[in-house]
The RNA shown here (transfer RNA) has 78 nucleotides and comes from an Acidobacteriota bacterium.
Rfam family: tRNA. It is annotated as a transfer RNA. Its family is annotated with triplet codon-amino acid adaptor activity in the Gene Ontology. About the family: Transfer RNA (tRNA) molecules are approximately 80 nucleotides in length.
The prediction has a mean pLDDT of 80.
NCBI's taxonomy places the organism under Bacteria, Pseudomonadati, Acidobacteriota.

RNA sequence: GACCCUGUCGUCCAGCCUGGUCUAGGACGCCGGCCUUUCAAGCCGGCAACACGGGUUCGAAUCCCGUCAGGGUCGCCU
Numbered sequence: 001g002a003c004c005c006u007g008u009c010g011u012c013c014a015g016c017c018u019g020g021u022c023u024a025g026g027a028c029g030c031c032g033g034c035c036u037u038u039c040a041a042g043c044c045g046g047c048a049a050c051a052c053g054g055g056u057u058c059g060a061a062u063c064c065c066g067u068c069a070g071g072g073u074c075g076c077c078u
Stems, first nucleotide, its partner, number of pairs: 001074007010028004020058001029047006051067005
């Protein structure tokens, strides 16, 4: 340098291909409550996210372009 993959709650992952039914879901975590003599477990409720900029569209986490970051393969130099 070329190409490919990835970026979503504190963490891990789904949703993207097929735009709308998503005020973005699950597990763990954290907070509060119930239960218990207390703790744990269990049950109930809550907390919190689409890497950034632009475009297309009535509508974008999802499609397109660029940028940034991480990873991989190949190439180049020595």